Model confidence (mean pLDDT): 84 of 100. This is a predicted structure of a 73-nucleotide RNA (transfer RNA) from a Candidatus Aenigmatarchaeota archaeon. Its Rfam family is "tRNA". The family's RNA type in Rfam is transfer RNA. The RNAcentral record of the sequence draws on ENA. NCBI's taxonomy places the organism under Archaea, Nanobdellati, Candidatus Aenigmatarchaeota.
[in-house]
RNA sequence: GGGCCCGUAGUCUAGUCUGGCAGGACUCCAGCUUGGGGUGCUGGCAACCUGAGUUCAAAUCUCAGCGGGCCCA
Numbered sequence: 001g002g003g004c005c006c007g008u009a010g011u012c013u014a015g016u017c018u019g020g021c022a023g024g025a026c027u028c029c030a031g032c033u034u035g036g037g038g039u040g041c042u043g044g045c046a047a048c049c050u051g052a053g054u055u056c057a058a059a060u061c062u063c064a065g066c067g068g069g070c071c072c073a
Stems, first nucleotide, its partner, number of pairs: 001072007010026004020056001028044005049065005
């Protein structure tokens, strides 16, 4: 230098193909339970890498950029 793949809560991950309320697990917080802790139960906080475009509507489609990985040279 060229090609391909990936980027979603603090962590892991589904959804992207085929646009339509962002879901789950762990963590964290509060309550219940307990003499206290743990376990268990209930509730809650928290996310689409950045920018632009298309569209009534974008995590999803298009373009550019940033970051990571693999292959070729």